The RNA shown here (transfer RNA) has 75 nucleotides and comes from an Acidimicrobiaceae bacterium. The sequence is in RNAcentral, with records from ENA. The source organism's lineage runs through Bacteria, Actinomycetota, Acidimicrobiia, Acidimicrobiales and Acidimicrobiaceae. The prediction has a mean pLDDT of 81.
[in-house]
RNA sequence: GCCCCUCUAGCUCAAUGGCAGAGCAGCGGACUUUUAAUCCGUUGGUUCAGGGUUCGAGACCCUGGGGGGGCACCA
Numbered sequence: 001g002c003c004c005c006u007c008u009a010g011c012u013c014a015a016u017g018g019c020a021g022a023g024c025a026g027c028g029g030a031c032u033u034u035u036a037a038u039c040c041g042u043u044g045g046u047u048c049a050g051g052g053u054u055c056g057a058g059a060c061c062c063u064g065g066g067g068g069g070g071c072a073c074c075a
Base pairs, nucleotide, nucleotide: 001071002070003069004068005067006066007065010024011023012022013021018055026042027041028040029039030038048064049063050062051061052060
C1' cells in the first nucleotide's frame, strides 16, 4: 500500500427496512442464623462519527475513524 471481517447497555452478544432486546454484571426484595446459591422485581442506549436513500435505517449506499486477519513491499 491492497483486500476481507468487525464496531449495539459496564461485559458477551441478538434484533426480516417497522416498539432497540437477552444473558451476565449493578440495584431493590424474598429465602437463609449469616454468607453463597436460588427465586422475584428493576435501573441502564447519541446502535463508532458524518452524510445519503427511504414514509421509516442498528440494518442499505458513500466518506472517515477504532479493532482483528490475510497479501504485498522492506533493494